């Protein structure tokens, strides 16, 4: 210097002026017995992310339900560690890709049922095409007076009957792979190394590796059904609490108590659905921001992270605030210009709504760390 690979982080600034909400302090004015509750005006301090989105997971909180047996539904899937929990995260182990940094992916197929279309002979099976042997027949030469019978035999032709599964063809996938040796051609047929099961050993918490010894061994698919381990009650801030108003705990039919309901049974427990007429409310005021919460430091740990120690308060809105104008600067691109500068146009995804740990996804423009491959140059 170019190409990549993995993390982090900013993502306008400043100054004038006006304005919005929130917390606290001061003064003041209304209400009330007071406690306090509103308004007005001043001062001070703060006010939208890194993703606030998606609602895909996990929780905290809050309401219901429980009441034992037994089942069912969801969810998750290498191992081991973290975490309040989780599908997260951090080490690792097996399998794939990459020259590499590095990236992706994971329970069983021998407990059992499906399913693999098309093409192919054939896909839990099997010969289409070729190879080998036999047998007839054509051919071609020999015999032999003739008629004809015998006899040889590659270069083929056809039939028939029989081995074969190497070689070719179809296909995502066709009795594991390569080499040799045998064989009439050929096959784990036999060897050897590899693959694959099984058994023991040694090492490791554990997934698993090593090695040693045996066996001839025919897919795939489980985000197909299903098997295994293991988690697991529902609803959700529009959850829930308070106060205040009003009304009508309302009439009336119709079914049902051999019924409805509690995910199913069995026990227990509640009482129910649907039509038709009427009549009140939908207001406030909390929950609502001190939290597994940030920072920074030590100390264990390979890390995630813990644990101590010092340090800080960082929106809280309710049709919904966090802004609007002006100037200048910055960054990007475009004209013009010898430079200087100057003129226009843009300046990214995007707005809390009960808080938090995660994951996906969107993001113009920029800035660091660190590794990796080439080139060059000392």
């Nucleotide at each position: 210097c170019a190409a990549g690979u993995a993390a982090a982080c900013c993502g306008g600034g400043u100054g004038a002026c006006c304005g919005c909400g929130c917390u606290g302090g001061u003064a003041u004015c209304g209400c009330u017995c007071a406690u306090g509750c509103g308004g007005u005006a001043u001062c001070a301090g703060g006010g939208a992310g890194g993703a606030a989105a998606g609602u895909c997971c996990g929780a905290g909180c809050u309401c219901c339900g429980c009441c034992g047996g037994g089942c069912a539904g969801g969810g998750u899937g290498c191992u081991g560690g973290g975490u309040a929990a989780c599908a997260c995260c951090c080490a690792g182990g097996g399998g794939g890709g990459g020259c590499g940094a590095c990236c992706c992916u994971c329970g069983g197929a021998a407990a059992g049922u499906g399913c693999c279309a098309c093409a192919g002979a054939a896909a839990c099976a099997u010969a289409c095409c070729g190879c080998c042997c036999c047998g007839c027949a054509a051919u071609a030469g020999c015999c032999g007076u003739c008629c004809g019978u015998g006899c040889u035999a590659u270069c083929u032709u056809g039939c028939g009957a029989g081995g074969u599964a190497a070689g070719g063809g179809u296909g995502a996938a066709a009795u594991g792979g390569u080499g040799a040796g045998g064989u009439a051609a050929g096959a784990g047929c036999u060897c050897a190394c590899c693959g694959c099961g099984c058994u023991g050993a040694u090492g490791g918490u554990g997934a698993c590796a090593u090695c040693a010894g045996u066996g001839g061994c025919g897919g795939g698919u489980a985000a197909a059904c299903c098997c295994c381990a293991u988690c697991u009650g529902g609803a959700g801030c529009a959850a829930g609490g308070c106060c205040g108003a009003a009304u009508a705990g309302g009439a009336g039919g119709a079914c049902c108590a051999c019924a409805g309901g509690c995910g199913c049974c069995c026990g227990g427990c509640c009482u129910g659905u649907c039509c038709u007429c009427g009549g009140g409310u939908a207001g406030g005021c909390u929950g609502c921001a001190u939290g597994a919460c940030c920072c920074c430091a030590a100390u264990g740990g390979u890390a995630a992270c813990a644990u101590u120690g010092g340090g800080g308060c960082u929106a809280g809105a309710u049709a919904g605030a966090u802004g609007g104008u002006c100037a200048c600067c910055a960054c990007u691109c475009c004209g013009a210009u010898u430079u200087u500068u100057c003129g226009g146009a843009g300046c990214a995804c995007a707005g809390a709504a009960c808080u938090c740990g995660g994951c996906u996804u969107a993001c113009a423009g920029g800035u660091u760390u660190a590794c990796u491959u080439g080139g060059u140059c000392a």

Annotation
A computed fold for a 378-nucleotide RNA from a Chloroflexota bacterium, annotated as Bacterial RNase P class A. The RNAcentral record of the sequence draws on ENA. The gene name in the source record is rnpB. The model forms 96% of the base pairs in the Rfam consensus. Its Rfam family is "Bacterial RNase P class A". The family's RNA type in Rfam is ribozyme.